Notes
A computed fold for a 73-nucleotide RNA from a Candidatus Levyibacteriota bacterium, annotated as transfer RNA. The prediction has a mean pLDDT of 81.

[in-house]
């Protein structure tokens, strides 16, 4: 220094053709319980790694940065 890969709640991730974000576990609340646990209700939290283009319209498609991996030098 180059070539592929991947980056989204707190972890783990679904969304492969572009049409406005889910799910588990894990917080919080409340009921059950002597009390934890389990289980039941409900609720809170991502502008998708920053940027910029394209587009009526981007998590998605294209550049460029930064991270992490992997291969070649």
């Nucleotide at each position: 220094g180059g070539g592929c890969c991947c980056g989204a709640a707190g972890u783990u991730u679904a969304c492969c053709c572009g049409g406005u974000u889910g799910a588990a576990c894990g917080c919080c609340u409340c009921g059950u319980u002597u009390g934890c646990a389990a289980c039941g209700a409900g609720g809170a939290g991502g502008c998708a790694a920053g940027g910029g283009g394209u587009u009526c319209g981007a998590u998605u498609c294209c550049c460029c940065u930064c991270g992490g991996g992997u291969c070649c030098a």
The organism belongs to Candidatus Levyibacteriota, within Bacteria. The RNAcentral record of the sequence draws on ENA. Rfam family: tRNA. Gene Ontology term of the family: triplet codon-amino acid adaptor activity. From the family's description: Transfer RNA (tRNA) molecules are approximately 80 nucleotides in length.